[in-house]
RNA sequence: AUGGUCCGCUGGAGAAUCUCAAAAAUGAGUGCCGAAGGUGAAAGCAAAGGAAACUUUGUGAAUCUCUCAGGCAAAAGGACAGUGUGAAAUUU
Numbered sequence: 001a002u003g004g005u006c007c008g009c010u011g012g013a014g015a016a017u018c019u020c021a022a023a024a025a026u027g028a029g030u031g032c033c034g035a036a037g038g039u040g041a042a043a044g045c046a047a048a049g050g051a052a053a054c055u056u057u058g059u060g061a062a063u064c065u066c067u068c069a070g071g072c073a074a075a076a077g078g079a080c081a082g083u084g085u086g087a088a089a090u091u092u
Base pairs, nucleotide, nucleotide: 001091005087006086007084008083009082010081011080016030018029019028020027021026031072032071033070037068038066040064044059045058046057047056048055049054
C1' cells in the first nucleotide's frame, strides 16, 4: 500500500403480539415472510473434445428461485452498506 477474512461500532427489510391448551416455559394447528445457512437455475459467453451434429466443464449465479433450515410485538438475530491508530495473514 492493495484486496479479501475475522472482530468492534453505526444503519439495516419482510411476514399472525393469530387459534387452541397451559400459571409460565412450552406444545399443537392454520396462515404467511426471505436478508443467517442451504437447494435449484435460462439465454448468452469462454474452454476442451468431435469431420459435423453435438457433448462436457466453467461462467452467467444473486438481494433471482425453493422455503429444508430460519423467521412473523419488542429484544435478539439479520444479507448488505458505512466506519475503525482493532486482530491475523498476503503482496510490494